[in-house]
C1' cells in the first nucleotide's frame, strides 16, 4: 500500500416504533429501543430520491373586495393545481478524506 474469504481483542454505531424539542414540510436533536452495519465515522462534490416555506405560473373554485349603471370582462385576495432547492437524505449509489482489528 492492497484486501475483509476465515477470524481475535478493545469495543463502537443504531433502523422501525414510542416520547421530547426544532422545522412549512421532508427531516433533524435528545431519551428509550435494536433491524442491521467493518467505516452505519466525517464531507452534499456528481447522480438519484424526498419535501416545496419563499418565489414563479395557472385561473379550476370562491368573494364579504376594487372597478362598472349593470352584466360581461379586468384587477385583487383566499383555496386548489403545476414548476422550482436555496431545504433534506452520508443507513440510496458513486466520490473525497480519516481511522480500529485481523489475515495474506
Nucleotide at each position: 500500500a492492497c484486501u475483509g474469504u476465515a477470524u481475535c481483542a478493545a469495543g463502537g454505531c443504531a433502523a422501525a416504533c414510542c416520547c421530547u424539542u426544532c422545522g412549512a414540510a421532508a427531516g433533524a436533536u435528545g431519551g428509550g429501543g435494536a433491524c442491521g452495519c467493518a467505516a452505519a465515522a466525517u464531507c452534499a462534490c456528481c447522480g438519484g430520491u424526498c419535501u416545496a416555506a419563499a418565489g414563479a405560473g395557472u385561473g379550476g373554485c370562491a368573494u364579504u373586495g376594487c372597478u362598472u349603471c349593470g352584466a360581461g370582462g379586468g384587477c385583487a385576495u383566499g383555496c386548489g393545481c403545476u414548476c422550482c432547492a436555496u431545504g433534506a437524505u452520508a443507513g440510496c449509489g458513486g466520490g473525497a478524506c480519516u481511522g480500529c482489528c485481523a489475515g495474506g